[in-house]
This is a predicted structure of a 528-nucleotide part of an RNA (large-subunit ribosomal RNA, domain I) from a Pseudomonadota bacterium.
Lineage of the source: Bacteria > Pseudomonadati > Pseudomonadota.
It matches the Rfam family "Bacterial large subunit ribosomal RNA".
Model confidence (mean pLDDT): 85 of 100.
Context: one part of a larger RNA
């Protein structure tokens, strides 16, 4: 030095565990903010130095109303001191008060948490208040701003890698991304729609169909129809009438009116008297029920055995609208918390039915009149864009530019265009539900993970650390049933540590469950 065996050290695999995480489902909630948010800085405790939590100079808290019922003064973190508490504390819930400084940050400034003004009040203090900008408004006064889930929605802009085996049209894709805006959803929406039988707003799912079609290709890719979810329809402008004002052009307000088998106005005639009933998404109420604390809740103090411990085993008994689950010294329906079931709110919030008011329908017919029915619009030329449709035979929709009608004997559409036929009524507006999403709350379930897994984070984690910065980003869980966490003695240096000793079922549970391997030793044997 090697090999073998034995015994150790080191190390932290494995097994077991779970305090954390993942996914999905259901219900709720879907916002907060100048009444100063989100997020922070700095403070705040009797001993309080640090971190976390809470709170704000009234500072682990104050007032009040409920709940609750015996202990309490948050955690790491034990202890001391001083207190509180049946005149009901701590704790839980509702409401209120206080709430430094920064931050939209807003008197001005500024290198955030700092510096520095003016005016008014004042009890004269180191006190209180007002003073940003923009929009509306005559003023008084009112509103906005910022944050939030990298979510969902709408709009304005809008790529490239890529594919086409290269590449320019094309594709990726109206995607990513930027910007603006909104809501709990948003958007869309009551036919100038489709069709060719007729249907009858929108949205979503299935289907039609990877069809028709578009494209040189790569590739892109409908609609009608049918089946479901959900269903809801309305209001203006105008004609005409009235009132007020008027610069005499008209304007404002009220009535009227709202459609396509055209409708309405006005005039005349007829009918009918008008309110029973029905409807409403409007205003004001109402408050069933729910949310935010909780309460009751069955049945063994069973015996014996093993054991450190009984919930195990054996024997006996009981409950069950409760044999979900968790805990308890091993595996408990009957020990504890719960569970089934039943009950509960002073206060705040949500809120169905209902009610009152208001509105609508109910409310017609005929003849005449030709007054009205959304104009720089429809349409056209040029240039683009959108439509599954790449200019094509290219309809339809939008419009930068140039033009530019008709008025119901009117106008649009039915994929160039024309006729016939059919169908609809643009150039104003509103509209629940079915649909999308999940930061947050509560509950539930997993042929989901179990500490190199599962979120990056089970632990002082977006921490330590790295980076000028945007940003990147860890490692790190487990004594025991209970600290009973090793009194005391010895060696040592008044150390570390070890040896005794003690606790414990176990200390080979003491830098701690189990404790693999690499690696390092000690002893013995063999080999060299």
């Nucleotide at each position: 030095u090697g090999c073998a065996c034995a015994c150790g050290g080191u190390g932290g695999a494995u097994g077991c565990c779970u305090a954390g995480g993942g996914u999905u489902c259901g219900a709720c909630a879907g916002g907060c903010g100048a009444u100063g948010a989100a997020g922070g800085a700095c403070g705040u405790g009797g001993c309080a130095a640090a971190g976390c939590u809470g709170c704000g100079a009234a500072a682990a808290g104050c007032c009040u109303c409920g709940g609750g019922g015996a202990g309490c003064u948050g955690c790491u973190a034990a202890g001391c001191a001083a207190g509180c508490u049946a005149u009901g504390a701590u704790c839980c819930g509702g409401g209120g008060a206080u709430c430094u400084c920064c931050g939209a940050a807003u008197g001005g400034g500024g290198a955030a948490a700092c510096c520095u003004g003016a005016c008014c009040c004042u009890a004269a203090g180191u006190g209180g208040g007002u003073c940003a900008u923009c929009c509306c408004g005559a003023a008084a006064g009112g509103g906005a701003g910022g944050c939030g889930a990298u979510a969902c929605c709408c709009a304005g802009g809008g790529a490239a890698g890529u594919g086409a085996a290269a590449a320019a049209u094309c594709u990726c894709a109206g995607u990513a991304c930027c910007u603006g805006g909104a809501g709990g959803a948003a958007a869309a929406g009551a036919a100038a729609u489709c069709a060719a039988a007729g249907a009858g707003a929108u949205u979503c799912c299935c289907u039609u169909a990877g069809u028709a079609g578009c494209g040189c290709g790569a590739g892109c890719g409908a609609a009608c129809u049918g089946g479901g979810a959900g269903a809801a329809g309305c209001c203006c402008a105008a004609a005409c009438c009235g009132a007020u004002c008027u610069u005499c052009g008209g304007a404002u307000c009220g009535g009227g009116g709202u459609u396509g088998u055209a409708g309405g106005g006005c005039g005349c005639u007829c009918a009918a008297c008008a309110a029973a009933g029905c409807c409403c998404a409007g205003a004001c109420u109402a408050g069933a029920g729910g949310u935010u604390a909780g309460c009751g809740g069955a049945a063994c103090a069973c015996a014996g055995u093993u054991g450190g411990a009984a919930a195990a085993c054996u024997g006996g008994g009981g409950c069950a609208u409760a044999g979900a689950g968790g805990g308890u010294g091993a595996u408990a329906c009957c020990c504890c918390c719960g569970u089934a079931c039943g009950c509960g709110a002073a206060a705040a919030c949500c809120a169905a039915a209902g009610g009152u008011c208001g509105g609508g329908c109910g409310a017609g017919a005929g003849c005449g009149u030709u007054c009205c029915u959304g104009a720089g619009u429809a349409g056209g030329g040029c240039g683009g864009g959108g439509c599954a449709c790449g200019u094509g035979a290219a309809a339809c929709c939008c419009u930068g530019u140039c033009u530019g009608a008709a008025u119901c004997u009117g106008g649009g559409g039915g994929g160039a265009c024309c006729a016939c036929c059919c169908u609809c009524c643009a150039a104003g507006g509103c509209u629940a539900a079915a649909u999308a999403c999940u930061a947050g709350u509560c509950g539930a379930a997993c042929a989901c993970c179990g500490a190199u897994a599962g979120c990056g984070u089970a632990c002082u984690a977006g921490u330590a650390c790295c980076g000028u910065g945007a940003g990147g980003g860890a490692a790190a869980g487990g004594u025991g049933a209970a600290a009973a966490g090793c009194a005391c003695c010895g060696u040592g240096a008044u150390g570390a540590a070890c040896g005794g000793g003690g606790u414990g079922a176990a200390a080979a549970a003491g830098a701690c469950c189990u404790g693999a391997a690499a690696c390092c030793g000690u002893g013995u044997g063999c080999a060299u």